Predicted 3D model of a 74-nucleotide RNA (transfer RNA) from a Thermoplasmata archaeon. The sequence was found in a public genome assembly. Its mean pLDDT, the model's own confidence on a scale to 100, is 85. It matches the Rfam family "tRNA". Rfam describes the family as follows. Transfer RNA (tRNA) molecules are approximately 80 nucleotides in length.

RNA sequence: GGGCCCAUAGAUCAGCCCGGAAGAUCGCCGCCUUCGCAAGGCGGAGGGCGCGGGUUCAAAUCCCGCUGGGUCCA
Numbered sequence: 001g002g003g004c005c006c007a008u009a010g011a012u013c014a015g016c017c018c019g020g021a022a023g024a025u026c027g028c029c030g031c032c033u034u035c036g037c038a039a040g041g042c043g044g045a046g047g048g049c050g051c052g053g054g055u056u057c058a059a060a061u062c063c064c065g066c067u068g069g070g071u072c073c074a
Stems, first nucleotide, its partner, number of pairs: 001073007010026004020057001028044005050066005
């Protein structure tokens, strides 16, 4: 330098192919339960979907560029 893959909640990841209201688990907070803790039950908060453009009535999703990471080739 070139090819491919990845970037979504505090963490680990779905969703992207085929556009139509952002999810799961763990963690965190509150309540119940306990003498207290843990476990368990119920509820809740938390995400400009890496950045900038384009297409569209509508973009996490499609297109282009860029950044960071991984991998292969040279």